[in-house]
RNA sequence: GAUUUAUAAAGAAGCGGGGAGAGAUCAGGCUCUUUGAACCGCUGGCAACCUACCCCUCGGCAAGGUGCUAACUCCUGCCUAAACUACCCGCACUGGCGGCUUCGUUAGGGGCUAUAAAUC
Numbered sequence: 001g002a003u004u005u006a007u008a009a010a011g012a013a014g015c016g017g018g019g020a021g022a023g024a025u026c027a028g029g030c031u032c033u034u035u036g037a038a039c040c041g042c043u044g045g046c047a048a049c050c051u052a053c054c055c056c057u058c059g060g061c062a063a064g065g066u067g068c069u070a071a072c073u074c075c076u077g078c079c080u081a082a083a084c085u086a087c088c089c090g091c092a093c094u095g096g097c098g099g100c101u102u103c104g105u106u107a108g109g110g111g112c113u114a115u116a117a118a119u120c
Stems, first nucleotide, its partner, number of pairs: 001120008013043005021032003026077004044069003048066003051062001053060002078109005088099004
């Protein structure tokens, strides 16, 4: 680096350095940020996988190895369904009925991404 499997609506701080950006990529949004971003270090914390221990199993427990420590993977971008619905069309007429359906909303599925373990 590739593949497979599993998980992703939960959880989790402070200090020092640093000095303008960041939220994976592309795009559109939205949010965080000199009341200091990214990044680096130290200490803490969380607990997804591996591991240790307990346990028939489910699970519990610890925090050794990775990991993580703003917002649902921040939301959406592909598909399906539902209700709503601008514009438009038809009938009727002064305020209705029906049809089509853009955008958006909700739910589900997928995709991408991230992490772990195993294999190559």

Model confidence (mean pLDDT): 82 of 100. This is a predicted structure of a 120-nucleotide RNA (SAM riboswitch aptamer (S box leader)) from Spirosoma sp. RNAcentral holds the sequence, with entries from Rfam. The organism belongs to Spirosoma, within Bacteria. Of the family's consensus pairs, 97% are formed in the model.